[in-house]
RNA sequence: GUCCGGGUGGUGUAGCGGUUAACACAUCGGCCUGUGGAGCCGAAGAUCCCGGGUUCGAAUCCCGGCCCGGACC
Numbered sequence: 001g002u003c004c005g006g007g008u009g010g011u012g013u014a015g016c017g018g019u020u021a022a023c024a025c026a027u028c029g030g031c032c033u034g035u036g037g038a039g040c041c042g043a044a045g046a047u048c049c050c051g052g053g054u055u056c057g058a059a060u061c062c063c064g065g066c067c068c069g070g071a072c073c
Base pairs, nucleotide, nucleotide: 001072002071003070004069005068006067007066010025011024012023013022018056027043028042029041030040031039049065050064051063052062053061
């Protein structure tokens, strides 16, 4: 330099153009318990990397950037 994949709560991942962006772990509160880090219930937490475009409607499609990883030269 060329090409490919990725960027979504604190972390790891889901999420066929449409309804409240879901799950696990972690955190917090409660229950249970001799105690509890186990189990059960609940809560909070994501301007979906940035900027444009398409569309009635974009995390999702298109363009340009930035960052991470990989392949080739």
Model confidence (mean pLDDT): 81 of 100. The RNA shown here (transfer RNA) has 73 nucleotides and comes from a Thermofilales archaeon. RNAcentral records the identical sequence in 2 taxa. Its Rfam family is "tRNA". The family's RNA type in Rfam is transfer RNA. From the family's description: Transfer RNA (tRNA) molecules are approximately 80 nucleotides in length. Gene Ontology term of the family: triplet codon-amino acid adaptor activity. The RNAcentral record of the sequence draws on ENA.